Annotation: The RNA shown here (Bacterial small signal recognition particle RNA) has 97 nucleotides and comes from a Chroococcales cyanobacterium. Lineage of the source: Bacteria > Cyanobacteriota > Cyanophyceae > Oscillatoriophycideae > Chroococcales. It is recorded under the gene name ffs. Its mean pLDDT, the model's own confidence on a scale to 100, is 77. The sequence is in RNAcentral, with records from ENA. It matches the Rfam family "Bacterial small signal recognition particle RNA". A reference for the family is Rosenblad et al. (2003), "SRPDB: Signal Recognition Particle Database", Nucleic Acids Res. Rfam classes the family as a non-coding RNA gene.
[in-house]
RNA sequence: GAUCUGGACCCACGUGGUCACAACGCCCAAACCUUGUCAGGGCCGGAAGGCAGCAGCAAUACGGGAUGCUUGUGACUGGCGUGGUCUCCGGAUCUUU
Numbered sequence: 001g002a003u004c005u006g007g008a009c010c011c012a013c014g015u016g017g018u019c020a021c022a023a024c025g026c027c028c029a030a031a032c033c034u035u036g037u038c039a040g041g042g043c044c045g046g047a048a049g050g051c052a053g054c055a056g057c058a059a060u061a062c063g064g065g066a067u068g069c070u071u072g073u074g075a076c077u078g079g080c081g082u083g084g085u086c087u088c089c090g091g092a093u094c095u096u097u
Stems, first nucleotide, its partner, number of pairs: 001094008010084006017076007024068002026065003034059004042051003
């Protein structure tokens, strides 16, 4: 000097831990000003029937609650894997002085 190689640093990608927020799922949740069904009762009608509709029930909204080895986003004095630069610290081989 050349080649190969190990490690560290930096960068990139992937994975994935924790935290926060949001979504979804579960539950609660509206006297009336949500919906549906509307007992009773009311109104219209000669009748058939119709109309509106309280309570109740059901669903759902604003909202709230506990939670999920769920999903997404962001962050980190973090972790792991792969690759790149040849910056640094080494090792091996060959050659030369």